Record summary: Predicted 3D model of a 99-nucleotide RNA (SAM riboswitch aptamer (S box leader)). It was read from a public genome assembly, where an Rfam model found it. Rfam family: SAM riboswitch aptamer (S box leader). About the family: The SAM riboswitch is found upstream of a number of genes which code for proteins involved in methionine or cysteine biosynthesis in Gram-positive bacteria. Its family is annotated with regulation of gene expression in the Gene Ontology.
């Protein structure tokens, strides 16, 4: 890099630094942010892999990852609809395998 799969509405600080953008990309929106955003660090959350038990269903620990406004913030494409909305899809993340 690309392929399979599985999840994606929960959960997570009134701490340090630090000092301007910031929510993944494009476009509309719609928010957060000097009452300090992103970011780092240290805290946390969760349990996909992983250890122990277990017949197994499970259960506890947290070694690798991960994630810590908002639904993946929301739409985009396609069905249903009068609308609102709802399901599906693309993408995009993350995990596990593979190449």
């Nucleotide at each position: 890099u690309c392929c399979u799969u599985a999840u994606c509405a929960a959960g997570a600080g009134c701490g340090g630094c630090g000092g301007a953008g910031g929510g993944a990309a494009c476009a509309g929106g719609c928010c957060c942010u000097g009452u300090g955003a992103u970011g780092c660090c240290c805290g946390g959350c969760a349990a996909c892999c992983u250890g122990u038990u277990g017949c197994a269903a499970a259960a506890c620990a947290a070694g690798g990852u991960g994630c810590c406004a908002a639904a993946u913030c929301c739409u985009g494409c396609g069905g249903u609809u009068g609308a609102a909305a709802c399901c599906g899809g693309a993408a995009g993340a993350u995990g596990a395998g593979g190449u």